This is a predicted structure of a 95-nucleotide RNA (Glycine riboswitch aptamer) from Candidatus Accumulibacter. Of the family's consensus pairs, 82% are formed in the model. The coordinates come from a structure-prediction model, not an experiment, and the mean pLDDT is 79. NCBI's taxonomy places the organism under Bacteria, Pseudomonadati, Pseudomonadota, Betaproteobacteria. The RNAcentral record of the sequence draws on Ribocentre.
[in-house]
């Protein structure tokens, strides 16, 4: 600074707020949308985290996966994003 994958723009005959339309006329009904918050059903894996343990390693010791889980995160763009490339800069000293 450039590239980066999957998976629901799910359901609610659940709540709160509000915009707007109808009805009704003194205080409130009904709808549509928004948004938040709950429940519910699917489903991804690449933030974080947790397992396993090829392996680095003479052994201790410590490291140690894009593999599994899927707690957490995520499922239209956007954003984020494990990780690669480029270019700086600081430290280290080859675990």
């Nucleotide at each position: 600074u450039g590239g980066g994958a999957g998976a629901g723009c799910g359901c609610g005959g659940g709540a709160a707020a509000g915009c707007g339309g109808c009805g009704a006329c003194u205080u409130u009904g009904c709808c549509u949308c928004u948004u938040u918050c709950c429940g519910c059903c699917g489903c991804c894996g690449a933030a974080g985290g947790c397992g396993c343990a090829a392996u680095c390693c003479a052994c201790c010791c410590g490291g140690a996966a894009a593999c599994g889980c899927u707690c957490a995160g995520g499922c239209a763009a956007a954003a984020g994003g494990a990780c690669c490339g480029u270019u700086c800069g600081u430290g280290c000293a080859a675990g």